Predicted 3D model of a 1429-nucleotide RNA (small-subunit ribosomal RNA) from a marine bacterium. Its mean pLDDT, the model's own confidence on a scale to 100, is 80.
RNA sequence: CCUGCGGUGCUUACCAUGCAGUCGAACGAUGAAGCGGUGCUUGCACCGUGGAUUAGUGGCGAACGGGUGAGUAACACGUGAGUAACCUGCCUUCCACUCUGGGAUAAGCGCUGGAAACGGCGUCUAAUACUGGAUAUGACAUUGCCUCGCAUGGGGUGGUGUGGAAAGAUUUUUUGGUGGUGGAUGGACUCGCGGCCUAUCAGCUUGUUGGUGGGGUAAUGGCCUACCAAGGCGACGACGGGUAGCCGGCCUGAGAGGGUGACCGGCCACACUGGGACUGAGACACGGCCCAGACUCCUACGGGAGGCAGCAGUGGGGAAUAUUGCACAAUGGGCGAAAGCCUGAUGCAGCGACGCCGCGUGAGGGAUGACGGCCUUCGGGUUGUAAACCUCUUUCAGCUCUGACGAAGCUUUUUGUGACGGUAGGGAGCAGAAGAAGCACCGGCUAACUACGUGCCAGCAGCCGCGGUAAUACGUAGGGUGCGAGCGUUGUCCGGAUUAUUGGGGCGUAAAGAGCUUGUAGGCGGCUUGUCGCGUCCUGCUGUGAAAGCCCGGGGCUUAACUCCGGGUCUGCAGUGGGUACGGGCAGGCUAGAGUGUGGUAGGGGGAGACUGGAAUUCCUGGUGGUAGCGGUGGAAUGCGCAGAUAUCAGGAGGAACACCGAUGGCGAAGGCAGGUCUCUGGGCCAUUACUGACGCUGAGAAGCGAAAGCGUGGGGAGCGAACAGGAUUAGAUACCCUGGUAGUCCACGCCGUAAACGUUGGGCGCUAGGUGUGGGUCCCAUUCCACGGGGUCCGUGCCGCAGCUAACGCAUUAAGCGCCCCGCCUGGGGAGUACGGCCGCAAGGCUAAAACUCAAAGGAAUUGACGGGGGCCCGCACAAGCGGCGGAGCAUGCGGAUUAAUUCGAUGCAACGCGAAGAACCUUACCAAGGCUUGACAUACACCGGACGACUGCAGAGAUGUGGUUUCCCUUUGGGCUGGUGUACAGGUGGUGCAUGGUUGUCGUCAGCUCGUGUCGUGAGAUGUUGGGUUAAGUCCCGCAACGAGCGCAACCCUCGUUCCAUGUUGCCAGCAGCACCUUUGGGUGGCUGGGGACUCAUGGGAGACUGCCGGGGUCAACUCGGAGGAAGGUGGGGAUGACGUCAAAUCAUCAUGCCCCUUACGUCUUGGGCUUCACGCAUGCUACAAUGGCCGGUACAAAGGGCUGCGAUCCCGUGAGGGGGAGCGAAUCCCAGAAAGCCGGUCUCAGUUCGGAUUGGGGUCUGCAACUCGACCCCAUGAAGUCGGAGUCGCUAGUAAUCGCAGAUCAGCAACGCUGCGGUGAAUACGUUCCCGGGCCUUGUACACACCGCCCGUCAAGUCACGAAAGUCGGUAACACCCGAAGCCGGUGGCCCAACCCUUGUGGAGGGAGCUUCGAAGGUGAACCGU
Repeated sequence: CCUGCGGUGCUUACCAUGCAGUCGAACGAUGAAGCGGUGCUUGCACCGUGGAUUAGUGGCGAACGGGUGAGUAACACGUGAGUAACCUGCCUUCCACUCUGGGAUAAGCGCUGGAAACGGCGUCUAAUACUGGAUAUGACAUUGCCUCGCAUGGGGUGGUGUGGAAAGAUUUUUUGGUGGUGGAUGGACUCGCGGCCUAUCAGCUUGUUGGUGGGGUAAUGGCCUACCAAGGCGACGACGGGUAGCCGGCCUGAGAGGGUGACCGGCCACACUGGGACUGAGACACGGCCCAGACUCCUACGGGAGGCAGCAGUGGGGAAUAUUGCACAAUGGGCGAAAGCCUGAUGCAGCGACGCCGCGUGAGGGAUGACGGCCUUCGGGUUGUAAACCUCUUUCAGCUCUGACGAAGCUUUUUGUGACGGUAGGGAGCAGAAGAAGCACCGGCUAACUACGUGCCAGCAGCCGCGGUAAUACGUAGGGUGCGAGCGUUGUCCGGAUUAUUGGGGCGUAAAGAGCUUGUAGGCGGCUUGUCGCGUCCUGCUGUGAAAGCCCGGGGCUUAACUCCGGGUCUGCAGUGGGUACGGGCAGGCUAGAGUGUGGUAGGGGGAGACUGGAAUUCCUGGUGGUAGCGGUGGAAUGCGCAGAUAUCAGGAGGAACACCGAUGGCGAAGGCAGGUCUCUGGGCCAUUACUGACGCUGAGAAGCGAAAGCGUGGGGAGCGAACAGGAUUAGAUACCCUGGUAGUCCACGCCGUAAACGUUGGGCGCUAGGUGUGGGUCCCAUUCCACGGGGUCCGUGCCGCAGCUAACGCAUUAAGCGCCCCGCCUGGGGAGUACGGCCGCAAGGCUAAAACUCAAAGGAAUUGACGGGGGCCCGCACAAGCGGCGGAGCAUGCGGAUUAAUUCGAUGCAACGCGAAGAACCUUACCAAGGCUUGACAUACACCGGACGACUGCAGAGAUGUGGUUUCCCUUUGGGCUGGUGUACAGGUGGUGCAUGGUUGUCGUCAGCUCGUGUCGUGAGAUGUUGGGUUAAGUCCCGCAACGAGCGCAACCCUCGUUCCAUGUUGCCAGCAGCACCUUUGGGUGGCUGGGGACUCAUGGGAGACUGCCGGGGUCAACUCGGAGGAAGGUGGGGAUGACGUCAAAUCAUCAUGCCCCUUACGUCUUGGGCUUCACGCAUGCUACAAUGGCCGGUACAAAGGGCUGCGAUCCCGUGAGGGGGAGCGAAUCCCAGAAAGCCGGUCUCAGUUCGGAUUGGGGUCUGCAACUCGACCCCAUGAAGUCGGAGUCGCUAGUAAUCGCAGAUCAGCAACGCUGCGGUGAAUACGUUCCCGGGCCUUGUACACACCGCCCGUCAAGUCACGAAAGUCGGUAACACCCGAAGCCGGUGGCCCAACCCUUGUGGAGGGAGCUUCGAAGGUGAACCGU
């Protein structure tokens, strides 16, 4: 874009307009065209014929067809029966007949009323209109005979009596009429069975249920009426309320079922709402009538008209549903003798992808895999043979020509007859790929992925959920997937849903056993015999189960959808024949279930009352003591007490409860039951086996019992003790604690009727391994007796445990196992066991018991963690015991904050803050201001042009830079190196993101843990191993063990210090030997020097040594531990390096690397100056102090480890000093830095803001360096601040440690270093111990936590909104009730008034009929009730 077929086309209501009979062969009228004739002014009048047309009388139809589903829960429907209780026009079979009279009336004509609708009066007339009589099977009444049926009763055939028929028309055939008998068709009534929700509807009913008489109907019947009786229905759901037309079928489903009732077909109901009858074969009548009501319209205001839920169409409503079409050609219907007429039934057409089916939108070739788009790892990939291009085809649509079937038929002599329709189709031709593709989706479910944009925004979403800067989830694009003239969305139904009426679920803890018992209905029920055949089952037959539909096989449209034919299905219902195992009925028997009897026995079983006991509390009285407290608590206070308490003794009063026994024990149906005695009473168990003979089990409703609290009436009241009061605690404390104390607790009677009324486990019966306690019986053995003991059995009550069960936990002969029977209960969480209603209660309240709304979970058991103001064990300078600090002062350094042009950035509890920074005056430098550059300060490459670049130097400038001068290349000369310019790629970024990353690091923590393989256990998550008993610094080791092994960690191996040995011996060493030098107290001393030496120290390298090896105690005689010996060192000898799996989105994009984003004459780069060094303040880390264990002065002794050539720099000289001048030695076991300091020996100071302390400030210098202003260090002189040991709190340290003392190095021109990293000197105190604080490890326990206690979570409250309940009130609806009024109208009654034909009679007649009145009766009114707003 097109076709075919089919279906459909809303609701409510008022509806404009159109579309709706026929017969003249029933009848009287009317009388057109045509034909004939007459007159004649030839186009008029009259006559005849003719019969079109039509109002009326009459007949038939109008009760069919068409529409709708309001009502209806009903014999309305479905299905199967019945009518012996019935009717049936037209059609059809058969029988009989169609004789003879009469009086009216419409139309018409005349007069007349009214706006109209519609009439009134008078008069004429016909019929197949009305009507009298005759005849008549039949009908009715009565009376015989024969025969049949389940009952009432039916059928056939006689007698007598009563009252009853008819119509003609056309004429050629025919057709109509009357009575009757059958048939067919259609209807009516009755019954069995079946199909909605609600019990928060439990009782309903007076014509109600039945009978008799009567009436009525086609017919049965309370259908109606009078009388009589008091019945009828209901838990198997009456009555009421809500909803609904029912079915064949349709949708779904494996089925069983569930949902539904559009179209087509059957039935029913309805026709504006309600009521009523008439006519008729049939109606209580969609397009008829009457009445009432609402509404609309006309009107002359007096009255009238109307009913689309027929076909079209219109307004309103709504998300939404069509043409005011054609035709009677076909099928069918009505009338007619027929022609024919009518038919919005129907056949067709129109509109709508609304559904189903078919077809097309091209086919083949075509790689350089074009352009473009998108992506990219930049290589390419993808769109994609897709396109272009080449070669073809022409379905369908378009155009030209041709062109149906449907027409069996009707009428007939022939003819004629098609709405659809010039349509379908066929053939031929024309033209050209030409005219023809969309929609949804792409996170999972679920087939299909990338980029960009956006940045918890915009948005998506069926559920889970996506989006907070790298979104496959939003939007767009490219690509892909699915379907395709459709595709998605929404609504609804079924499936999935085993979310369970079934062959099909459960109830210990997930929702769920009633608090318990008795017992009614009901359900279920032992062994055996006979019988029946009710149920069930098996097997035949008969009727029905409409058609369409569905399934199978065929046929027709080109195929299919569609349609036609045949077969099957329709699983059902009813009838009938045979069988009788099982269930059941009836009859009989039995004893194993159940019950009774007899004999024993245990018990806090229960009731009534009476009697009685002791201990204790309290109160009262008296005494003792006679004084100051008592009491109470974590500690106190309120309280009691000098009016004499508490304590103690004696006596008395009163109430309540019963220690010991006492128990995992006993009894009871449960609740529950406890001092003792008496009395009444229930049940259990054991033994026995005499009796009954299934008498049983369960149990909806129902009834009874039922803790505590509570209620009513009356008692009682010692103790205890809600409420209340006071005192404490506390932020508060309407609590926990204390002191008091009222109801109550107790008794009697009466209510209440609930509990975690729990074993969270209903009752009964049977079956299924054991072991071990305990309570009550009994039997056997043993025993001289009692007792003990051993074994068996029955009943109860516990524990453990197998099979089995269970989601697991667990249960397990006392089942939660295996079975049977019965009852109760459950169906996501919240709302809620609440509201409303009902019942009960004096009340409190109880029982029964929802919905709206809301969430995506709530819940059970178990697992692994984490956590606990849970438990156990253990460790750590964690506490404790000690020593010294910090927090107060001044200064230094870092941070916050503030400030600023900038004070660059990062690090933020421990684990940021003397940290990155092992060194900011410039540089560094990242920041700021100003001045410059733009292929760039730096890299690579290309093209072109030029030249050396560079060095020296002048000028301008803050400098970068700019501008001049001088000088100046190489060689294999198409060029190369170097360099300048232009251009292109690109450089560059300490710009962002450490929450995109790598790498590195911190921390828990040098804590002892973290895992794996195989095996085993568990449904699983997981467990075991790794837990347990010991032990260790240690998951270190030993033992045990369903585990056996292994890995990363621990330890060891590595470095260093400590002892010793071997080797070597310079620059190190010097005991002994020789010489020299110096000093000397003349003894000697000094490695100072030269020989020399290797003994020693030391250095370097390599060994040894320590391993719980030995002894003793403990121990499982294991690990190990305690003690000891020896040893330089003893239980890891000291120190270091070494950091498991992981945690903290820990830190770092500013070391470095890097994805993405961002900048590109700037966020890049160069330069000068400034800043990072600011300063009200807060914090952190240090230094120096506050002094006498000290300061100062003088003298004097002893290290280690380092560094040194742009360097360390000696002796010597100068300077008070920093330093300067000089320059030996040394690339260093040789020389230098280099004086170690505390210490020791003397002196002085004498407790003070000092001879402590040194900040700050002034002056003068030195050194480094282009340069010390911002902003260096050091020296000298002067100045001489705070500070007198530091609040709350807090830090480090367990031995060569703390404390204290100095030395060196890195960085570095210099230095803000008091920092950091190392080195040595001097050198302590204390640890009882693990209760507590902090952190950690293992086991165990609880958990509603799992971003894991910094978790989770509860309640009140503001405003607004939503939902449900209640509410003063207000408005509406419903069906019934009571009373009033009483239309139309039918039957009956009455009928004084009225009346043609007919009958009797002749009168003012009767009979008969009617108006009117009356019973009933719709709507309406009033009242009360219910429901809703």